Model confidence (mean pLDDT): 83 of 100.
This is a predicted structure of a 72-nucleotide RNA (transfer RNA) from Synechococcus sp. 60AY4M2.
Rfam family: tRNA. By type it is a transfer RNA.
NCBI's taxonomy places the organism under Bacteria, Cyanophyceae, Synechococcales, Synechococcaceae, Synechococcus.
RNA sequence: GCCCACGUAGCUCAGUGGCAGAGCACCCCCUUGGUAAGGGGGAGGUCACGAGUUCAAUCCUCGUCGUGGGCU
Numbered sequence: 001g002c003c004c005a006c007g008u009a010g011c012u013c014a015g016u017g018g019c020a021g022a023g024c025a026c027c028c029c030c031u032u033g034g035u036a037a038g039g040g041g042g043a044g045g046u047c048a049c050g051a052g053u054u055c056a057a058u059c060c061u062c063g064u065c066g067u068g069g070g071c072u
Stems, first nucleotide, its partner, number of pairs: 001071007010024004018055001026042005048064005
């Protein structure tokens, strides 16, 4: 230099056009003599950034940035 994949909650990841979810972690409550485990509830997101297509974009297209891999 060229090619490919990925970027979504603090972390690991789903979701692939129609109001964004799970597990763990965090906060409150129940249970216990106390802790752990268990149960219930809650908070937390400019979906990396910019533009385009569309009635509508996390999703499709283009560019930029970042991470990983491959080729030379």